[in-house]
Molecule: transfer RNA
Organism: Pseudoduganella namucuonensis
RNA sequence: GCCCUGGUGGUGGAACUGGUAGACACAGCAGACUCAAAAUCUGCCGAAGAAAUUCGUGCCGGUUCGAUUCCGGCCCGGGGCA
Numbered sequence: 001g002c003c004c005u006g007g008u009g010g011u012g013g014a015a016c017u018g019g020u021a022g023a024c025a026c027a028g029c030a031g032a033c034u035c036a037a038a039a040u041c042u043g044c045c046g047a048a049g050a051a052a053u054u055c056g057u058g059c060c061g062g063u064u065c066g067a068u069u070c071c072g073g074c075c076c077g078g079g080g081c082a
Base pairs, nucleotide, nucleotide: 001081002080003079004078005077006076007075010026011025012024019065028044029043030042031041032040046055047054048053058074059073060072061071062070
C1' cells in the first nucleotide's frame, strides 16, 4: 500500500432482502419475601425535557418517503497479501 472483518446502552450482544432500534443476558435501582441478609420472584432501566416531544448505531457527507442496514471519505481494533 491492497483486501477481508468489526465499531450499537454502564457491559456483553441481537436487529444485515432498507420499514417504527436496542431483543436476550449481566450490572444497577425499586418492591415482595426475611429478624436481617443472600438466594428467589416482580417492575424499571440510552440522553435532554415538567410534559408533549426531540435526539441517539465510531465520525463527516450522500441516496431515499424512510438508513444500524445502501454509497463515498476518514478514524480506531482484528486478520490476510505484498